Predicted 3D model of a 71-nucleotide RNA (Fluoride riboswitch aptamer (crcB RNA motif)) from a Verrucomicrobiota bacterium.

RNA sequence: AGUCCGCGCGGCGAUGGAGUUCGCCUGCAACCGCCCCUGCCGUUCAGGGCGCUGAUAACUCCUACCACACG
Repeated sequence: AGUCCGCGCGGCGAUGGAGUUCGCCUGCAACCGCCCCUGCCGUUCAGGGCGCUGAUAACUCCUACCACACG
């Protein structure tokens, strides 16, 4: 100096906030949705579409948005 393992702090899990639980990452990290078309033998990847769903990783609550019904 580099690599590996463990612990800790911290971060992350397609749109906001909080609690609880789970998983992942350890910094050139974890993470960054789906559908259709084109390129490619295929995967990957790239480009295009006046395409689509969801505020959760999961559960609960709040906020925003949407749909229906009632007053």